[in-house]
Transfer RNA from a Candidatus Heimdallarchaeota archaeon, 77 nucleotides, folded computationally. Rfam family: tRNA. By type it is a transfer RNA. Gene Ontology term of the family: triplet codon-amino acid adaptor activity. Taxonomically the source falls in Candidatus Heimdallarchaeota (Archaea, Promethearchaeati).
RNA sequence: GACCGGGUAGUCAAGCUUGGUAUGAUACAUGCUUGGGGUGCAUGUGAUCGCGAGUUCAAAUCUCGCCUCGGUCACCA
Numbered sequence: 001g002a003c004c005g006g007g008u009a010g011u012c013a014a015g016c017u018u019g020g021u022a023u024g025a026u027a028c029a030u031g032c033u034u035g036g037g038g039u040g041c042a043u044g045u046g047a048u049c050g051c052g053a054g055u056u057c058a059a060a061u062c063u064c065g066c067c068u069c070g071g072u073c074a075c076c077a
Stems, first nucleotide, its partner, number of pairs: 001073007010026004020057001027045006050066005
C1' cells in the first nucleotide's frame, strides 16, 4: 500500500441481507421472597449504534470519506 472482517448501555453480544418503537444476558437501583444473606421473581435505570457528510418522509441498517482494532497478501531489508 491492497483486500477482508470488526466498532451498538459499565461489560459481552444480537439486530444490518429486506430502512419504520434499538433487543438479550450481565451490571446497578427498588420491591417481594428469607430470621438475615445468597439464590429466585417482579419493576425500573442505563445507548452521540466509532466520527463526519450524503440519499430519504424516515438511516444502527443504504452511499461516500475518515478514525480505530484484528487478519491476509504485497513491498523494503